[in-house]
Context: one part of a larger RNA
Molecule: large-subunit ribosomal RNA, domain II
Organism: sediment metagenome
């Protein structure tokens, strides 16, 4: 894990208001003492508190008294208390239960490890060869200075004991709470080690890392203060019945704490047109929503003071396609702009009507983290499951159906039972309960069943303008010329590289030219004309409507309909009919509660976290009581039956073997499943 067992609002002082008792203008005694065997019970004990008069700072007056000169005004005044006893808050103590890292105090440690002080112990072999000295040879030299040679220095070298602990491997419920394998550093030193001391915690010791001081040291450990404090977490047991919140305002070394208020409960007294929706009627108002007259933005057109330019120029003036005030005409913004001005809501007053509301005043919680929906609005990015406000609604603290699943979206508010009914939202091919239900249109895209800007002879429906039997539209035939190569430009420019201009003439038509084409012509074309052909509904171009179509790319097959599947639909749009659908609504039954009623009976609530409030069951102890029960078999254990609205409760079997119930009232160490609870067992 689990199962048992034990595990949390307790006591005592004080106070506040409630229920019950005694007494009662008064109640009550406390320490303590009396007498007995006595701590009980019974007697004294009135010190002492509370209450009966307030008022003023007092003196002090007194139903008044203070303040004032008055007026007037504050605080009383026309009488109920006080003790017990219950249950409930507050309080002061641990004060519901665990639960600290810290702090203080008084001891206990240097048998680990630090540093020191005393006395011993220990370092294989091998290597270099420093002064020094002693000989030689130079030199005048007993000087240097070079050579041999002796000599054995040194935090010298290599390297075993020994001391270390860089590097990797292994181990990582190990051999081992630091080890073991290779390889590696020191290894005559500021070495290594044995005994024995010494230094302590607000200390010590440290070639110093806050390192170490007995396997965990930014302050050891053990005891005690001590139940430290913990605005924080956890955790706080039986049963029903009623009514039920808040997540806001204000403060606040406040923000997740707390006071006050607002919401809930519970008691009292009182009110009686209080309280909902809905008409009516009458009121304050300055939002939408218009406007532009104000305040201010801001455009364009007209006039133009004024300035700037040019030009003249002493003044003085002409001039301007540059600016540009004021007017005046148009069309325009604006939380902090209004000449105006809704709709709602509010306020009053009346009215049917539903229904119980409501004030006051006491007591007792809880709440002061709110989420998302719609509506107005601020913030941002007309961002966000963002964040702040109003307002409403659901959650929360709300179960049912519906939305594939889905606290907050829709429907709907569950008191219990029913193998009975009708409905809501949302459904009716199948998966799945219910018409492959009816009439009429759309979609072809599996659109439906994600997505904009923007694109487009999809397709349906409506409008508006053309053109057409004098023959349109598409096709085919033919023409489509002439001045001219227009002119300028340019190497050229001849319709067709660019300016520029764009005429006339034949004619049925033909642009000084629509595209392609050449260096440049050249050549095809088109616009426009004729012809062929034939269409009464044909052919074009504009609009607007409905539904589809591209746009349209993500990480593990299908994976943007819950799935199968589905196209005159089982998609989309319009109308219709019926049908399933739930704790909603009827209909039998039955429980509690509140009104009404003599009564039968009727009638209405009964979802609920945090919380208030009421009635109950069980455990253990004690007293009383049944002259209860019980080896002819108590308790506890096992399993069975009955029984109550539930916690329970009762009967019969078995097992066990000595205590146990029932009414009555008392007092509690009284009820576990959660606390990373404890403690035991597996």
């Nucleotide at each position: 894990g689990c199962c048992g067992a034990c595990g949390a609002g307790u006591g005592c002082g004080u106070g506040g208001g409630g229920g019950c008792g005694g007494c009662g203008a008064g109640g009550c005694u406390a320490a303590g003492c009396c007498a007995g065997g006595g701590a009980c019970a019974g007697g004294c004990g009135g010190a002492g508190c509370c209450g009966g008069a307030g008022c003023g700072a007092a003196a002090g007056c007194g139903a008044g008294u203070c303040c004032g000169c008055a007026a007037g005004g504050g605080c009383g005044c026309u009488g109920a208390g006080u003790c017990g006893u219950u249950g409930u808050c507050a309080u002061g103590c641990g004060a519901c239960c665990c639960g600290a890292a810290a702090c203080c105090g008084g001891g206990u440690g240097a048998u680990c490890u630090a540093g020191c002080c005393g006395u011993g112990g220990c370092c294989a072999g091998g290597c270099u060869g420093a002064a020094g000295c002693g000989g030689g040879c130079g030199g005048a030299a007993c000087a240097c200075g070079c050579u041999c040679g002796u000599g054995g220095a040194g935090g010298g070298c290599c390297g075993a004991a020994c001391c270390g602990g860089g590097a990797u491997c292994u181990g990582u419920u190990g051999c081992a709470a630091a080890a073991g394998g290779u390889c590696c550093g020191g290894a005559u030193g500021a070495g290594c080690u044995g005994c024995g001391g010494c230094u302590a915690g607000c200390g010590g010791u440290g070639a110093a890392a806050u390192g170490c001081c007995a396997a965990g040291c930014g302050a050891a450990c053990c005891c005690g203060g001590a139940g430290a404090u913990a605005g924080c977490u956890g955790g706080u047991u039986c049963u029903c019945c009623c009514c039920g919140a808040a997540a806001u305002g204000c403060a606040u070394u406040u923000g997740g704490g707390u006071g006050c208020a607002g919401c809930c409960c519970c008691g009292g007294c009182g009110c009686g047109g209080g309280g909902c929706g809905c008409c009516g009627c009458g009121g304050a108002g300055g939002u939408a929503g218009c406007g532009c007259g104000c305040u201010g933005g801001a455009u364009c057109g007209g006039c133009g003071a004024g300035g700037g330019g040019g030009c003249u120029u002493g003044c003085c003036g002409c001039u301007u396609a540059c600016c540009g005030a004021c007017c005046c005409g148009a069309a325009c913004c604006a939380a902090a702009c209004g000449c105006c001005g809704a709709a709602u809501g509010c306020c009053g007053c009346g009215g049917a009507g539903c229904g119980g509301g409501u004030g006051c005043c006491g007591g007792g919680c809880g709440u002061g983290a709110g989420a998302c929906g719609g509506c107005g609005g601020g913030u941002g990015c007309g961002a966000a499951g963002a964040u702040u406000c109003g307002u409403c609604g659901u959650c929360g603290a709300g179960a049912g159906g519906g939305a594939a699943a889905c606290a907050g979206c829709c429907c709907a508010g569950a008191c219990c039972g029913c193998c009975g009914g009708c409905u809501a939202a949302g459904g009716u091919c199948c998966c799945c309960a219910a018409c492959u239900g009816c009439g009429g249109g759309c979609u072809a895209a599996g659109u439906g069943g994600g997505c904009a800007a923007g694109g487009a002879g999809g397709u349906c429906g409506c409008g508006g303008c053309g053109c057409a039997g004098a023959g349109a539209c598409a096709a085919c035939c033919a023409g489509g010329a002439g001045g001219u190569u227009g002119g300028c430009u340019u190497a050229g420019a001849a319709g067709c590289a660019g300016c520029c201009a764009u005429c006339c003439u034949u004619g049925a038509a033909a642009g000084a030219g629509u595209g392609c084409g050449u260096a440049a012509u050249a050549g095809c074309u088109c616009a426009c004309u004729g012809g062929u052909c034939g269409a009464a509904u044909g052919u074009g171009c504009c609009g607007c409507g409905g539904c589809g179509c591209c746009g349209a790319c993500a990480a593990u097959c299908c994976a943007c309909c819950g799935g199968g599947g589905c196209u005159c639909a089982a998609g989309c749009c319009c109308g219709c009919g019926a049908c399933c659908g739930a704790a909603g609504c009827c209909g039998c039954g039955g429980a509690u509660g509140g009104c009404c009623g003599c009564a039968a009976g009727g009638u209405c609530a009964u979802g609920g976290u945090a919380g208030g409030g009421g009635a109950g069951c069980g455990u253990c102890c004690c007293c009383g009581u049944c002259a209860g029960c019980a080896g002819u078999g108590a308790a506890g254990c096992c399993g069975g039956c009955c029984u109550g609205g539930g916690a329970g409760g009762g009967c019969g079997g078995g097992u066990g073997g000595a205590g146990c119930g029932g009414c009555g009232g008392g007092g509690a160490g009284u009820g576990c499943g959660a606390a990373u609870g404890u403690c035991g067992g597996c």